[in-house]
RNA sequence: CUAAUUCUUUGAGGCAGAGUGAAAUUCUCUACCGGCAGUUAAAGUCUGCUAACGUGCCAAAUUUUUAUGGCGCGCCGAUGCGGUGAAAUUCCGUAACCGACGGUAUAGUCCGGAUAGUAAAAGAAAAAG
Numbered sequence: 001c002u003a004a005u006u007c008u009u010u011g012a013g014g015c016a017g018a019g020u021g022a023a024a025u026u027c028u029c030u031a032c033c034g035g036c037a038g039u040u041a042a043a044g045u046c047u048g049c050u051a052a053c054g055u056g057c058c059a060a061a062u063u064u065u066u067a068u069g070g071c072g073c074g075c076c077g078a079u080g081c082g083g084u085g086a087a088a089u090u091c092c093g094u095a096a097c098c099g100a101c102g103g104u105a106u107a108g109u110c111c112g113g114a115u116a117g118u119a120a121a122a123g124a125a126a127a128a129g
Stems, first nucleotide, its partner, number of pairs: 001129002005125006017029003031109002033099002035049004044097002053074007079095005101112003
């Protein structure tokens, strides 16, 4: 110096105003929000990944079922136009669009699973070379 591996920490934001109604932060008008990595140049809408849900196998426990953990598979939303530029569905302008599951008057924003957990980021230690 490179660095297997281990540990620690971090790791998702948002209903302000009004209307209707017995009841709505759920409907209507307006408002507000945008995970991680990548990409000639900065992204909710490009590419890939992630929590949810479904399912298969394995593990220990169990009479079975169920539930738990691990590893897979499936599923998983939405953008056009104009401008600048060598380069932008990423910037600027403009007009749009999207948002798991359960609960509740129909929810991206409330409550819940979740004191959970992932993509990943930072830091520390460090086999071996």